[in-house]
Context: one part of a larger RNA
RNA sequence: GAAUGAACGCUGGCGGCGGGUCUUAAGCAUGCAAGUCGGACGGCAAGGAAGUGCUUGCACUUCCCUAGAGUGGCGGACUGGUGAGGAACACGUUGGUGACGUACCCUUUGGAUGGGGAUAGCCGGUAGAAAUACCGGGUAAUACCGAAUAAGGUCGGUGGUCUCGGAAGCCACCGAGGAAAGCGGCUUCGGCCGCGCCGAAGGAACGGCCUGCGUCCCAUCAGCUUGUUGGCGGGGUAAAAGCCCACCAAGGCAAUGACGGGUAUCCGGCCUGAGAGGGUGAGCGGACACAUUGGGACUGAGAUACGGCCCAGACUCCUACGGGAGGCAGCAGCUAAGAAUAUUCCACAAUGGGCGAAAGCCUGAUGGAGCCACGCCGCGUGGACGAUGAAGGCCGGAAGGUUGUAAAGUCCUUUAGCAAGUGAGGAAUAAGCGGGACAGGGAAUGGUCUCGUGGUGACUGUAGCUUGAGAAUAAGGGUCGGCUAAUUACGUGCCAGCAGCCGCGGUAACACGUAAGACCCUAGCGUUAUUC
Numbered sequence: 001g002a003a004u005g006a007a008c009g010c011u012g013g014c015g016g017c018g019g020g021u022c023u024u025a026a027g028c029a030u031g032c033a034a035g036u037c038g039g040a041c042g043g044c045a046a047g048g049a050a051g052u053g054c055u056u057g058c059a060c061u062u063c064c065c066u067a068g069a070g071u072g073g074c075g076g077a078c079u080g081g082u083g084a085g086g087a088a089c090a091c092g093u094u095g096g097u098g099a100c101g102u103a104c105c106c107u108u109u110g111g112a113u114g115g116g117g118a119u120a121g122c123c124g125g126u127a128g129a130a131a132u133a134c135c136g137g138g139u140a141a142u143a144c145c146g147a148a149u150a151a152g153g154u155c156g157g158u159g160g161u162c163u164c165g166g167a168a169g170c171c172a173c174c175g176a177g178g179a180a181a182g183c184g185g186c187u188u189c190g191g192c193c194g195c196g197c198c199g200a201a202g203g204a205a206c207g208g209c210c211u212g213c214g215u216c217c218c219a220u221c222a223g224c225u226u227g228u229u230g231g232c233g234g235g236g237u238a239a240a241a242g243c244c245c246a247c248c249a250a251g252g253c254a255a256u257g258a259c260g261g262g263u264a265u266c267c268g269g270c271c272u273g274a275g276a277g278g279g280u281g282a283g284c285g286g287a288c289a290c291a292u293u294g295g296g297a298c299u300g301a302g303a304u305a306c307g308g309c310c311c312a313g314a315c316u317c318c319u320a321c322g323g324g325a326g327g328c329a330g331c332a333g334c335u336a337a338g339a340a341u342a343u344u345c346c347a348c349a350a351u352g353g354g355c356g357a358a359a360g361c362c363u364g365a366u367g368g369a370g371c372c373a374c375g376c377c378g379c380g381u382g383g384a385c386g387a388u389g390a391a392g393g394c395c396g397g398a399a400g401g402u403u404g405u406a407a408a409g410u411c412c413u414u415u416a417g418c419a420a421g422u423g424a425g426g427a428a429u430a431a432g433c434g435g436g437a438c439a440g441g442g443a444a445u446g447g448u449c450u451c452g453u454g455g456u457g458a459c460u461g462u463a464g465c466u467u468g469a470g471a472a473u474a475a476g477g478g479u480c481g482g483c484u485a486a487u488u489a490c491g492u493g494c495c496a497g498c499a500g501c502c503g504c505g506g507u508a509a510c511a512c513g514u515a516a517g518a519c520c521c522u523a524g525c526g527u528u529a530u531u532c
Base pairs, nucleotide, nucleotide: 001532002531003530004529006528007527008526009525010524013379014378015377016376017375018374019372020371021337026335027334028333030332031331032330035074036073037072040071041070047064048063049062050061051060052059053058054057081290082289083288091214092213093212095210096209097208100207101206102205105203106202107201108200109199110198111197113147115145116144122137123136124135125134126133127132154176155175156174157173158172159171160170161169182195183194184193185192186191216262217261218260223253224252225251228250229249230248231247233245234244235243265287266286267285268284269280270279271278272277292313293312294311295310296309315326316325317324318323343369345368346367347366351365352363353362354361355360382412383411384410385409392403393402394401395400416473418468419467420466421465422464426459432453433452434451435450436449437448438447476521477520478519479518480517481502482501483500487516488515489514490513491512497504498503
């Protein structure tokens, strides 16, 4: 000099764009943060309408309408948070997979025949303070289970082909075992159409595993290792492998630093620097890890799962003392800690995500607003003229000097702010409605493309624009011995004090304190801390 997720002191007008618990991965009151589908299913409280019975305000039946709960499907493995652990194929980069997986999406292809038994909800009952559990009856499905069928696929066998080579790929044959689900719309009642369902192949995108190289400090850590190193056989996985197991051999690593200890998420980047390098990993983006601590599996295409389950521990809460409930390192917010870090705000209007045929619902992601000079950038706090160089202050022995064109005064302007008015853009290609074209079809819904119409704004009466009044509402901080730009007077008297270094202060202190003046920066200025 540059820089900061900064803090502290003094001061503080406005706007734009960013940033905002670096400490205790400490504990958390409250609300919200993941639901959705009635076009999969049984059914239906309340309400409305009609009817019947009538003890005229109750019971029953039918229709409409749907809430809550339940079965089922998809999504809760994404998004969001944090950096505790981890020195490791965790990350970065280069390759490999002849050792692998993939729900939804796209393309192609082949199918969907015919049956069965349950169960929740519901009704009746039991136990319990509750959480909840149990018994009996009975019901549905795109829930569950057999059977049929099998182009292709899987497994086994045989033969051939490719390959340096194999258990990989390809071709042919034989055998074995293995699928499925309906719902809605239109109809001339024959069917057709749409969304789904099952098998197979390919794609897209995403992942698993392996691998060369790179990746901090300590040698006052020098030897480490028995599933250890390798083999054979088996198990296991989507998949290679001591990943696991039995047996066999005795190997494997290490001063090119094994092993041990300490520290630490890694990278794109960021800061600094002419560069080389050094430092760093906040925000934004990618990867990893974690979700009160430790362990475990279940479900599923995918998890060993933040707002799922089970067990154990600590902690908090409820309890009728028998037993139960919970997990903010999501968004706000609270306590504690600390030098220190914000609102228990608005909206799904936009972008994106989940579900749904759609309308739509959900979305503390996101879009916005609020607070903080925390940072960067921009603007303003007025402009011109104005000398008898006014008054006052300070200095001086006086003359005078300085503050200083500074003020006053005259003329002018109106940015920002304030007040009033007006007022974009972010919104469209959505849905719906109407029309047209194309493909197919006997027709109608329907499919694809296209034209017109057409609703929707949290921010927000926002940005901008116009008008009004009036210099009106807006300047401080540090320094002045040398380094280092800027000096005099008074007070103090090695005292009080200053100080980054050298050093000042003991009676004329340019170094302390005050005043005047000057210098530097400016809505900031200094100090402290840290990096180059």

Small-subunit ribosomal RNA, 5' domain from Capra hircus, 532 nucleotides, folded computationally. The full RNA is in RNAcentral, with records from SILVA. It matches the Rfam family "Bacterial small subunit ribosomal RNA". NCBI's taxonomy places the organism under Eukaryota, Bilateria, Dipnotetrapodomorpha, Theria, Capra. Its mean pLDDT, the model's own confidence on a scale to 100, is 82.